[in-house]
RNA sequence: GAAGCGGCUCAGACCGUCGCGUCCGUGAGGAUGAGGAAAGUCCGGGCACCGCAGGGCUGGUUGCUGGGUAACGCCCAGUGCGCGUGAGCGUGAGGAUAGUGCCACAGAAAUGAAGACCGCCGGCUAGACCGGUAAGGGUGCAACGGUGCGGUAAGAGCGUCACCAGCAGAGCCGAGAGGCUCUGGCUAGGUAAACCCCGCUAAAGGUGCAAGGCGAAGGUAUAUCUCGAGAGUGCGGUGGCCCGCCGUCUUGGGAUGCCGAUGCCGCUAGAGGGUUUGGGUAACCAAGCUCCAAGAUAGAUGACGGUCUAAACAGAACCCGGCUUAUGAGCCGCUUCCAAU
RNA sequence: GCGCCCGUAGCUCAGUGGUAGAGCACUCGGCUUUUAACCGAUUGGUCGUGCGUUCGAAUCGCACCGGGCGCA
Repeated sequence: GAAGCGGCUCAGACCGUCGCGUCCGUGAGGAUGAGGAAAGUCCGGGCACCGCAGGGCUGGUUGCUGGGUAACGCCCAGUGCGCGUGAGCGUGAGGAUAGUGCCACAGAAAUGAAGACCGCCGGCUAGACCGGUAAGGGUGCAACGGUGCGGUAAGAGCGUCACCAGCAGAGCCGAGAGGCUCUGGCUAGGUAAACCCCGCUAAAGGUGCAAGGCGAAGGUAUAUCUCGAGAGUGCGGUGGCCCGCCGUCUUGGGAUGCCGAUGCCGCUAGAGGGUUUGGGUAACCAAGCUCCAAGAUAGAUGACGGUCUAAACAGAACCCGGCUUAUGAGCCGCUUCCAAU
Repeated sequence: GCGCCCGUAGCUCAGUGGUAGAGCACUCGGCUUUUAACCGAUUGGUCGUGCGUUCGAAUCGCACCGGGCGCA
């Protein structure tokens, strides 16, 4: 110098004029006012209401190990595998001897202890024959462990011969995933982001602040609510289905409600931010100190001018924790290559 | 605010692991005096985009992009 890898920070500042929301103030006026993603709505929770006797069926979610957390499909640390020269990165990573399905075309044969197209070997009836053979060729993503040596008519894990891959068993190490060593018999493909099986999970919850609560102009009268009894399985509810249960219907008692333009609450002090100390490899946790920082309801947070080099993506609507996507500028650490000293 | 569905040729659609198709339209030829209809032939595809699973993806999974519908 070039190309890259990982991490972190900021998110224009200041001045003037005009304007908007909220709060304070009698008033003049003063204070304060978007984000790292406020976005997508992909996960998880808080909160609110409904619902939650019981039984069965059928599903969903998730998937290496350990930890963190309110919780998660998130995060941290590790294991295995893969990619990269490397810094590093990715990982949808349970089970393919529980069963089923699929593996087009090509090929003799695509999963069945299968299979003889060419080739190789043997036989005699000499062929479009019979038998042996999975070493070699050919097909294919994939051909039933691989290479070598021995062996054989030719061959074959045939050998219990060497090395390698895989599987099983034992020992040691590790909290565990797993790692290392030894021994054994030679070992029946792939696909579960196909059905499925196994484990986990939850009331397998439903609905979302337009949840839900309070008030209210006005409206409503065999009206509404509540309790009991009966009928009934048509309709509705009961977490997806069935049984069951509840309501709807009839009747009796009790109460005076019910709907509702619209207003207020919910509503922003919270699993909150900053900092110090301690624990932990880390995520994170604990304790102390300190700070308070938008709350609208047709929805405020803006416009213009000036200085500074440049100013992206984009804007709250109940609130948090993540993930993903969009995006400007700067800083730090590291790797590889080239050149010079 | 929340939920659901769709995206394949110019248009309307089929294809749900194995060479991307149909109808209409376009173009050319035939028929006709000519046009339409009819007959024949041809062209036309990043299967919305990217990454993954698989031997193989329009199809399976995830993330985005665009469009539509529903509820309150």
Predicted 3D model of RNase P RNA and transfer RNA as a complex of 413 nucleotides. The coordinates come from a structure-prediction model, not an experiment, and the mean pLDDT is 75. Rfam match: Bacterial RNase P class A. About the family: Ribonuclease P (RNase P) is a ubiquitous endoribonuclease, found in archaea, bacteria and eukarya as well as chloroplasts and mitochondria. By type it is a ribozyme.